This is a predicted structure of a 1505-nucleotide RNA (small-subunit ribosomal RNA) from a metagenome.
[in-house]
């Protein structure tokens, strides 16, 4: 610091997502040790049990027991225990410490100020501490009760209670002289003494002053959301009197006044404890408030007071509510948000531990007691930090695994092996610091009469450890006990194999998976981190994606429809003053901890300690005066006014004019008019349309007329008059900043629409009819009502657009136009120049993502308002305001989605445009489609009818030839190293052939016959070894026309023989890309010329190749035979031979044609015409097929990856099938006849083929053919005969003398074999068919049409294929249309590219949501009722009472208790409103879903822009 993702690609916009850090976390897998931290975020839910606040005998009275022991009359008693325990009165403390965050938007908190206050214990100072009295708990005796507890009588003490005395301060009154009021408690130690007197120490007590600490109160400023909460308030705001409080104050009360708060957001609602800090971030910010620290609030819920220095009191009291427990049913008890712990909730959070040893707290004189504060331990990888799981050597690079191109590679120095070390854990032994105060002893000083005592200081001594025998140290043994998790398609470091086959699954985003998955699962390998690793959740970051730092608004989201103007914001020149802002200095504060820097302590680190900086803030104070602000008095450049001119569809009102439409009346006139692409509805013989005249009525104003004018916008148009607003120019006379913008507010505001009343000619929603159409609720036509018009009143919206808010200033120009002014020329009505104000076009700099804008800015600056923050949901819902309504304004959420959108680029496409081409159409000729047959395909059938090919570009195609074979299919019978190949090992010596048997054959059995070469040896019989060959057996393997043409090679079809497809360098553009290759001409052609920011080049075109057409030359057999000669006869246009190569021909080599020449046109290229020539403008034909497209075709030609079968999916054999047959299609053949059929006669080819062959001749047969077999491996022989044609005859328009299918019979040939299933011949039979609907095919010249011939395949079997020649046409105006193609341009929402994209209803499923009769919960307002406890007030000689007073007493008084009444008031109740939830039959739209249904609205002129 960025990256992925919208596109075919690009730039920009914009969202989504990722990489980082963090956490009180949780979950999954895994887990060795230690240190330091942290640990109910949810139910402020309910709690069993234990503990968490007591202490003081030096305030007071009383006072056990167990146990031990002694005595005893055995009943008991005494002593110790012990003045102990437990309890009571009294004092102090239970307001601290500890917990929690429910409430609270508040002076609660933070920060800074302040005045009208209190403060126990503590410190300092002053002054005191006298003398009395009466009770009461405990205890005891009764009584009630289940209990809790309570009542009555009796005894008693105090630092408990209560008078009196005294009064330095204090308080009150005051005439300032004074007067009045008001206290106290003792305990203990020492000495002393007459035994209750003194003196004294300490601790207490009382009054008062000051301090410290703590607390209460007031106030400036600061920190959440919401206006779909806009008005709130009656003790409310202020005053006076009174009350109340520690204290100010409407805090309370009576009276008076009518205020107070609010757009700078009152009131209401929602949410929330606040802060120091913590996390993140470069910072500014954003998020957060766990642990630690400060403050606040709360203690089961609500209310209330008491006590006290302090509470409205967590472990106190009273009342009410809910809940739980006990109960004898009468009544009682309780409050873990203290520490543990339990249940519950939850994804989730620990031990019912040890100790007061330390620190701190309460009480105490102290010892000490208490302390779940605290110190420790336990549990949890929850976090941070540290350590370890070994180190060195070790190559046969072991084995195993994995991969493999089979060679190897990798795991991998990794292991084994050898050697070393000993952290941690384990064992044994040792072993701290944390502890020093206090106590006690000695000494000194002070107090004192005192060497007691007490206080302080110094020295010494003893005791005290929960953790814990812990940290730490030493030794022992031994590599021994200690590694996982995630990831490996891109982002993002890391790749192979197998399995799976859109399944199973993955996924943060993009996206993977449909048979070769680096993306799923596994294995191997690798990468990252490491006692952890991943996932999930949340926060900040990246995100400049709320933009203060630091964004935008013409087209991407975004300028309000326009103006007037309030608040507000901002504001010209110059002077003086002030000091609010601003700037500088100083002071106070900004707690500690944290962060940062330095230093130090635990081995290090985390952690901890010390010092410093910082804490960006607030307040006070002193100064400065430039700028902003305030005040005062000025100026004229902004703004406004005056005066003089000017233009205008600016506005309102009244009047008025002509043309046209329609209607009415009249004349004239006759059959149509009207309307459309074409029609029809409609009108018309009751007289239309057309035409002439007259009249009525309404609406709109031709020409002028214009990127002309005016207006703020909407908008404004005949002419005249009246009323009226604004603007411009000139002048520089007046005012003196009066200005700009403008939230709310107010006004205006097209069309449509609404209300009331008029009006209504034309036009025209709705509606009706006619057409069109599959339909046509549309487009077209005929009608036609609201409406359009007027008056008044609403509505308040538009693509209200320049999609561009207003105002001011600055920044090159050129050319128009409108309204002025000035100047010049002068022909006096024209031209030119300058300058204002408008309105246009182009363009510079600059800006912009590009398009574009460009003094009328979208440039450069300033002021101010409005608005935007992904798409959809949603110009929506709910609520509110407005409206008569329609509706308008304001304006969400759930949910869903990875894009949506802008500009430009290249293509493709268009029922867009332009140019051009092609048998593309047209013009012609002949066909197909109808018939029969042949052949191929589909379908059907079948045991099988093997397989492939499917628009063009499958279908007489693979197949150039299925009776067996072929053959791949079916049935049946066999074989298993195999029908075929190689290798190995062993055995044998043959195999083949012939014969026989079984069998359908394959095959099996038997018989017969039978090896080769070389070496050694030899008795020349043979034996042996080796090799070759062959057979059998064995193991590797063979084999597969099984699958995948969507894994492939090769080959092929098609666009298309169309003229295109690209590159290098340069240039332009941010870029994709463009240019070149476009333009002007031309061509068959990107062919050539020219122009040109392009210049060149490549693959294509053309040419080079073959063939054909002319000529020459060379050659002359088997070809040819003109001349010459010979010979024969049948005497000819004859045969044969010689000579010859002239001609034909054959086949080699050359020539020839190049727009070369001429004329015309043209810049050129080139075009048109002509000459010559066999041939003329690429002469004809062929071969040749650019970059690429169609996942086109072929795994069945062949090759080949993967996969499958292996006694079968291989292989052999027989038979069958590929030949089936209701039917459909393609391609052909033959026909339908007279341009013909039949009969007879007669003429002319070329290309080819031939030895298992072609086969002459002759004979036989009606014929197919048979017999014979000359010649020929062929320019020699054979095939071979051509046919149409020509001549003659016949048939005469018919299902025929056309046509030949079908069928019967008889034959021929091939072949092992013609049944399924061959071809041909003869005789007989003689079907359909009389020129073919819609539609459709081929062909432009030696072509179509027509005629025959040959050949490949092949034993045989073409109507097909491939070739050959014979005869030999017609037409082409032309490019509107159909199809295909090329180039340029235009639009595009297409890019799988129009066979594209895409919209809405309906149907189905799911999801969230609005309305909804209601039902229900919660919260809150108002009014009223009832009213607990309690404070306060009032009353009470009626009940009760010791202290004080009177009194001898009885008794009385004062006072208290109790009781009553009143005010207030919690909870409760009744009534009635508001807010927010839940639910609800049903209903509305929305979203998402597999290939559903109906149409085709949009994107191209999208077929009606």
């Nucleotide at each position: 610091a960025g990256a992925g993702u919208u596109u075919g690609a690009u730039c920009a916009u914009g969202g989504c997502u990722c990489a980082g850090a963090a956490u009180g976390a949780a979950c999954g897998c895994u887990g060795g040790c230690g240190g330091c931290a942290u640990g109910c975020c949810u139910a402020a839910c309910a709690c069993a049990u234990g503990c968490a606040a007591g202490u003081c005998g030096a305030g007071c009275g009383a006072g056990a027991a167990a146990g031990u022991u002694c005595c005893u009359u055995c009943g008991g008693g005494g002593a110790c225990g012990a003045g102990u325990a437990a309890a009571g009165c009294g004092g102090c403390g239970g307001a601290c410490g500890g917990g929690u965050g429910a409430g609270u938007a508040a002076c609660a908190c933070g920060u800074g100020a302040g005045a009208a206050u209190c403060u126990g214990c503590c410190c300092u100072u002053c002054a005191g501490u006298g003398a009395g009295g009466a009770a009461u708990a405990a205890c005891u005796u009764c009584a009630a009760g289940a209990a809790a507890u309570u009542g009555a009588g009796g005894c008693u003490a105090a630092u408990a209670c209560u008078g009196c005395a005294u009064a330095c301060g204090u308080c009150c009154c005051u005439c300032c002289g004074g007067g009045g009021a008001g206290a106290a408690a003792g305990g203990u130690g020492g000495c002393u003494u007459u035994u209750a007197u003194g003196c004294u120490g300490c601790c207490g007590c009382u009054g008062a002053a000051g301090g410290a600490u703590g607390a209460g109160c007031u106030u400036g400023c600061g920190g959440u959301c919401u206006a779909u909460u806009a008005g709130u308030u009656u003790g409310u705001u202020g005053g006076u009197g009174g009350g109340g409080u520690a204290a100010u104050g409407g805090c309370c009360u009576a009276c008076c006044a009518a205020g107070a708060c609010g757009a700078u957001g009152a009131u209401g609602g929602a949410u929330a404890g606040c802060c120091g800090g913590c996390c993140u971030g470069a910072g500014a910010g954003g998020g957060u408030g766990u642990a630690c620290g400060g403050c606040c609030a709360c203690a089961u819920u609500g209310g209330a007071a008491c006590u006290g220095a302090g509470a409205u009191a967590c472990g106190g009291u009273c009342c009410a509510g809910a809940c739980u427990c006990c109960u004898a049913c009468g009544g009682g008890a309780g409050g873990c948000a203290g520490c543990a712990g339990u249940g519950g909730g939850g994804a989730a959070u620990a031990u019912u531990g040890c100790g007061c040893a330390a620190u701190g707290g309460g009480c105490g004189a102290a010892a000490g007691c208490c302390u779940g504060a605290c110190g420790c331990a336990g549990c949890a990888a929850u976090g941070c930090c540290g350590c370890g799981u070994g180190g060195a050597g070790g190559a046969u690079g072991a084995a195993g695994g994995u991969c493999u191109u089979c060679g190897g590679a990798u795991u991998g120095u990794a292991a084994a092996c050898c050697u070393c070390u000993g952290u941690u854990a384990g064992g044994u032994g040792g072993g701290a610091a944390g502890a020093a105060a206090a106590u006690c002893c000695c000494g000194a000083u002070g107090u004192u009469a005192a060497u007691a005592g007490c206080a302080u200081c110094g020295g010494g001594u003893u005791a005290u450890g929960a953790c814990g025998g812990u940290a730490c140290c030493a030794c022992c043994a031994g590599a021994g006990a200690a590694a996982g998790c995630a990831c490996c398609g891109g982002c993002u470091a890391a790749c192979c194999u197998c399995g799976u086959g859109c399944c199973a699954g993955c996924a943060g985003c993009c996206g993977c998976g449909g048979u070769a998955a680096u993306a799923c699962g596994a294995g191997g390998g690798g990468u990252g981190c490491u006692a952890g690793c991943g996932u999930u959740a949340u926060u900040c970051g990246g995100a400049a994606u709320u933009a203060c730092u630091g964004g935008g608004c013409g087209u991407a989201a975004a300028g309000g429809g326009u103006g007037u103007g309030u608040a507000g914001a901002c504001g010209g020149c110059a002077u003086g003053u002030u000091a609010a802002g601003u700037c500088c200095g100083c002071u106070g504060u900004u707690a500690a901890a944290u962060u940062c820097u330095c230093c130090g302590g635990c081995c290090u680190a985390a952690c901890c300690g010390g010092a410093g900086a910082g804490c960006c803030g607030c307040a006070g104070u002193g100064g400065a005066a430039a700028c902003u602000g305030g005040c005062a008095a000025g100026c004229u450049a902004g703004a406004g006014g005056g005066u003089g001119a000017g233009a205008g569809a600016g506005a309102g009102a009244a009047g008025u004019g002509g043309a046209a439409u329609u209607c009415c009346c009249g004349g004239a006139g006759u059959a149509g008019c009207g309307g459309u692409a074409a029609a029809a509805u409609g009108c018309g013989u009751a007289g239309a349309u057309c035409u002439c005249g007259g009249g009525a009525g309404g609406a709109a104003c031709a020409c002028c007329a214009a990127u002309g004018g005016c207006g703020a916008a909407g908008g404004c148009a005949g002419c005249u008059u009246c009323u009226u607003g604004g603007c411009u120019c000139a002048u520089u006379c007046c005012u003196g900043a009066c200005g700009u913008u403008g939230a709310g507010a107010c006004a205006c505001g097209a069309a449509a629409g609404c209300g009331u009343g008029g009006g209504g000619a034309g036009c025209a929603a709705a509606c009706a009819g006619g057409a069109u159409u599959a339909g046509a609720u549309a487009c077209c036509c005929u009608g036609g009502u609201a409406g359009u018009c007027c008056a008044c009143g609403c509505c308040g919206u538009a693509a209200a657009c320049g999609a561009u808010g207003a105002c001011c200033a600055c920044u090159a120009g050129a050319c128009g136009u409108u309204a002025g002014u000035u100047c010049g020329g002068c022909u006096u009505g024209c031209c030119g120049a300058a300058u204002u104000a408008g309105u246009g076009u182009c363009a510079a700099a600059g800006c912009u993502g590009a398009c574009g804008c460009g003094u009328u800015a979208a440039g450069u600056g300033g002021u101010u308002c409005g608005c935007c923050u992904g798409g959809g949901g949603a110009u929506u819902a709910c609520g509110g305001u407005c409206g008569c309504a329609a509706g308008a304004c304001u304006a969400a959420a759930a949910c869903u989605u990875a894009a949506a959108g802008g500009a430009a680029u290249u293509g493709a496409c268009g029922g867009g445009g332009g140019u051009c081409c092609g048998c593309a159409c047209a013009a012609g000729c002949g066909g197909u489609g109808g018939a029969a047959c042949a052949u191929g395909u589909g379908g059907u059938u079948u045991a099988a009818u093997u397989c492939g090919a499917c628009a063009a570009u499958a279908c007489g195609c693979g197949a150039g030839g299925a009776a067996c074979c072929u053959u791949a299919c079916c049935u049946g019978g066999g074989c298993u190293u195999g029908a075929c190949a190689u290798a190995u090992a062993c055995a044998c010596g043959a195999c083949c052939g012939c014969c026989a048997u079984a069998g359908a054959a394959a095959u099996a059995u038997g018989g017969u016959u039978u090896u080769u070469u070389g070496g050694g040896u030899u008795u020349c019989g043979g034996c042996u070894c080796a090799a070759a060959c062959g057979u059998g057996u064995u193991u590797a393997c063979a084999g597969g026309u099984g699958c995948u043409g969507c894994a492939u090679g090769g080959c092929u079809g098609u666009c298309g023989u169309c003229a295109g497809c690209u590159c290098g360098u340069g240039u332009c553009g941010u870029g994709a890309g463009a240019u070149g290759u476009u333009g002007g001409g031309u061509u068959a052609a990107g062919u050539c010329c020219u122009u040109u920011a392009a210049c060149g080049a490549g693959c294509g075109c053309a040419a080079c190749c073959c063939u054909u057409g002319c000529c020459g030359u060379u050659a002359g057999u088997u070809g040819c035979u003109a001349c010459u000669u010979g010979u024969c006869c049948u005497u000819g246009a004859g045969g044969c031979a010689a000579c010859g190569c002239a001609c034909u021909c054959u086949a080699g080599c050359g020539g020839g044609a190049c727009u070369g020449c001429c004329u015309g046109g043209g810049a050129a290229a080139c075009c048109a015409g002509g000459a010559g020539g066999a041939a003329g403008g690429u002469g004809g034909g062929g071969a040749c097929g650019a970059c690429g497209u169609c996942a086109a075709g072929u795994c069945a030609u062949c090759a080949u990856g993967g996969u499958c079968c292996u006694u079968a999916u291989g292989u052999c054999c027989a038979g069958g099938g590929c030949a089936a047959c209701a039917c459909a299609c393609g391609u052909g053949u033959u026909a339908c006849a007279a341009u013909g059929g039949c009969c007879g006669g007669u003429a002319c080819a070329a290309c080819g083929g031939g030895c298992a062959g072609c086969g002459a001749u002759c004979c036989c047969g009606c014929g197919a053919g048979g017999g014979u077999g000359a010649g020929c491996g062929a320019a020699u022989c054979c095939u071979u005969a051509u046919a149409a044609g020509c001549c003659g005859g016949u048939c005469u328009a018919a299902g025929u003398u056309c046509g030949g299918a079908u069928u019967g019979g008889g034959g021929u040939c091939u072949g092992c074999a013609a049944c399924u299933c061959g071809a041909c011949c003869c005789c007989a039979u003689g079907a359909a068919g009389u020129u073919g609907a819609a539609a459709u095919c081929g062909c432009u010249a030696g072509u179509g049409a027509u005629c025959g011939c040959g050949u490949a395949u092949c034993a045989g079997a073409a109507c097909g294929g491939c070739g050959c020649g014979g005869u030999g046409a017609a037409u082409g105006c032309g490019u509107u249309c159909u199809c295909g193609g090329a180039c340029c341009u235009u639009g595009u929402a297409c890019a799988c590219a129009c066979c594209g994209c895409c919209c809405g209803u309906c149907a189905c499923a799911c999801c969230a949501u609005g309305g909804g009769a209601g039902c229900u919960g919660u919260u809150u307002g108002u009014g009223c009722c009832c009213a607990a406890a309690g404070u306060c007030a009032u009353c009470u000689u009626a009940g009760c009472c010791a202290a004080c007073c009177c009194g001898a007493a009885a008794g009385g008084g004062a006072g208290g208790c109790g009781g009553a009444u009143g005010c207030c008031u919690a909870a409760g109740g009744c009534a009635u409103g508001g807010g927010c939830g839940g639910u609800g039959a049903u209903u509305g739209g929305g979203g998402u879903g597999a290939a559903g249904u109906c149409g085709u609205a949009a994107c191209a002129a999208g077929g009606u822009a």
It matches the Rfam family "Bacterial small subunit ribosomal RNA". Its mean pLDDT, the model's own confidence on a scale to 100, is 84.